[in-house]
RNA sequence: CCCGCAUCAAGAGCGGUGGAGGGAACUGGCCCAGCGAAGCCGCGGCAACCGGCGGGGGGCCCUUACCCCCGUGAGGUGCCAAUUCCAGCAGGUCUCCCCGAGGGGGGCCUGAAAGAUGUGGG
Numbered sequence: 001c002c003c004g005c006a007u008c009a010a011g012a013g014c015g016g017u018g019g020a021g022g023g024a025a026c027u028g029g030c031c032c033a034g035c036g037a038a039g040c041c042g043c044g045g046c047a048a049c050c051g052g053c054g055g056g057g058g059g060c061c062c063u064u065a066c067c068c069c070c071g072u073g074a075g076g077u078g079c080c081a082a083u084u085c086c087a088g089c090a091g092g093u094c095u096c097c098c099c100g101a102g103g104g105g106g107g108c109c110u111g112a113a114a115g116a117u118g119u120g121g122g
Base pairs, nucleotide, nucleotide: 001122002121003120004119005118006117007116008115013043014042015041016040017039021032022031023030026088027087028086029085044080045079046078049076050075052072053071054070055069056068057067058066084114089111090110091109092108093107094106095105096104097103098102
């Protein structure tokens, strides 16, 4: 970097350093930021994807492997403003405005795309 799968409405911040940006990218919004952004370091925390441990169930003649569920959190990642901050593409639905067809604004729902994280493979 590519492919598959799972999840993305919950949760969790202080200090040091740094010195102007940040919220992935583009566009449009809306936010955060000299009462100190990003990055880096330390400590703390959240969570439960992998793995470990404990328990229960399935399956099997039995045990292990295997599958499912619950608990736990020492290990490997990840994460710690706002739903992945919101929208953009498609479908549905409600509503308002202009109104002849038709056009425009707003709300809600579903799906996709993109992205993020984990895991397996190349």